[in-house]
Context: one part of a larger RNA
Molecule: small-subunit ribosomal RNA, 3' major domain
Organism: Rhodopirellula baltica
RNA sequence: UGACGGGGGCUCACACAAGCGGUGGAGGAUGUGGCUUAAUUCGAGGCUACGCGAAGAACCUUAUCCUAGACUUGACAUGCUUGAGAAUCCCUAUGAAAGUAGAGAGUGCCCUUCGGGGAGCUCUUGCACAGGUGCUGCAUGGCUGUCGUCAGCUCGUGUCGUGAGAUGUCGGGUUAAGUCCCUUAACGAGCGAAACCCUUAUCUUUAGUUGCCAGCGGGUAAUGCCGGGGACUCUAAAGAGACUGCCGGUGUCAAACCGGAGGAAGGUGGGGAUGACGUCAAGUCCUCAUGGCCUUUAUGUCUAGGGCUGCACACGUCCUACAAUGGCACGGACAAACGGACGCAAUACCGCGAGGUGGAGCAAAUCCUAGAAACCGUGCCUCAGUUCGGAUUGCAGGCUGCAACUCGCCUGCAUGAAGCCGGAAUCGCUAGUAAUCGUAGGUCAGCAUACUACGGUGAAUGUGUUCCUGAGCCUUGUACA
Repeated sequence: UGACGGGGGCUCACACAAGCGGUGGAGGAUGUGGCUUAAUUCGAGGCUACGCGAAGAACCUUAUCCUAGACUUGACAUGCUUGAGAAUCCCUAUGAAAGUAGAGAGUGCCCUUCGGGGAGCUCUUGCACAGGUGCUGCAUGGCUGUCGUCAGCUCGUGUCGUGAGAUGUCGGGUUAAGUCCCUUAACGAGCGAAACCCUUAUCUUUAGUUGCCAGCGGGUAAUGCCGGGGACUCUAAAGAGACUGCCGGUGUCAAACCGGAGGAAGGUGGGGAUGACGUCAAGUCCUCAUGGCCUUUAUGUCUAGGGCUGCACACGUCCUACAAUGGCACGGACAAACGGACGCAAUACCGCGAGGUGGAGCAAAUCCUAGAAACCGUGCCUCAGUUCGGAUUGCAGGCUGCAACUCGCCUGCAUGAAGCCGGAAUCGCUAGUAAUCGUAGGUCAGCAUACUACGGUGAAUGUGUUCCUGAGCCUUGUACA
C1' cells in the first nucleotide's frame, strides 16, 4: 500500500421489511445431467452454464457423429510442367447415389508461308501446394459476460517522508454521483458521472397526399363516395418549452434541501443508447483472424442411409390448468407496431373445418395479411373430477416439400389421463410498473408454449434501515501478500 475480520461509524440497492403474483406438487414444451446407443457431433458449468451458441436438426443444415460406397493436385486458389481436345451438349452400361467404364454430336476468336502457331477454357501427367468445424482461449487479436451505470480510477507540478509511499482524493455540509460548496500544502488536469444523441409527454410554424372532414354543394341502400377545404386529427421537418428560472422558509451572506405558484411537464419529467482503471489465466481457435503443434490415398473431399428427436431417472426455464372474478353459445365495441413481388392476397364459390378453386387490388399513410383479445349485453351451466381440465390413443382428412416411417404442422369425429392451489425452500416486481389480454416480426419451403417488438385493461404496498445479501467511503486490528 492492499486484502481480510462472526471490528466500529456513515450511506445505498426490490437487499430486507410492507404488499401483489409466481416457481417448488400435476400434464406438456424445451435445455442440461445421467443412462443407453453403431452414433446419440461440439461448445457453455455458482452468481456470470442449463427456451444458452441454435433468428427455427425430415434431406440439406451436420461438424473426426455412426454404418457403407467412392476420389486423391483434390469441392476451392495461384503458378510451372507432359500430352490431348474449343467451349458445350447428348447417350449407354453398372450403381442407392457419388463414382467408374465406354460411345457420339460439335467446332468459335487472333496470326498464317496452309505445315502449323497463339490466347482463353476443359481433360490429363508430374510438382510447388490446396484442405482441416483437428489440438492448444493457459501462446494470441477481435468480440462478449460479470462486479456495475457501482462512483470510482489516475496524472503533471509542488510539498512531506531515507524509502516503499503519502498529500491532492482527507474534514464539515450536500448530491443519484470524486455532484457541488466551504475549509485546507496543495494548485490544476484527464478517464469516468452529468451534458451532447434517439424516443416519449405539450405547443407553434411550414407542408396537405395516399391521411383528415368542421363549414358549403352534389350523390347513395350505405360509406370522405365526389366537387371542394386546411379548420381539426394525423403525418414529418424546423422551432419553442424546464433553468431550482420565480416566491416563502431552513441553511455557514454557500452548495443545497423543504413547501408553493405558474405550467402539458418540476427539480435527472419517463424510457433507451452510452459501461472508467481494472477483476475472474471468466467465455469463444466451431463467426472471423492468427503463432505453434498434428494430419496429407486422410483428421481432406463427395455420396446414400441413420443419428443429433433414443428413456428406469434427476435438475433448470416456460406453457396449460386445477375453475363460477369461471366455462360455453349468440350478438356488439375499441389498438399500436410490423410485414408483403420467388410476395401479401380481397369480393365470390366449394368444404363442418384445416383448406381448395379463382385472382380484384397492391413495390403500399392508397391494396392485402386483418378477425384484435381480454371487455360489454343476453342466455345456459350451479360446485360435480363437472358443460372444469385437456394429456393420451383410434379413425378420417388437409398443407408444405423429391420425400413427413424413424421425425413436421394443422383440422374433424371419438377417447377424456393427472390435476381440487402445491413440503422444506425459492424468484420477480415501486407505476402505466406488477398482474392479465391479445397483435406483429425475424428465423423459415413447412414447423414457436421460445425470442424480439407492439399496444389494450390496469392494481396493492412502502416514505423505514434492527436483521439477511451485495456494494461504496472513512477508521481500527492483523502471526496474510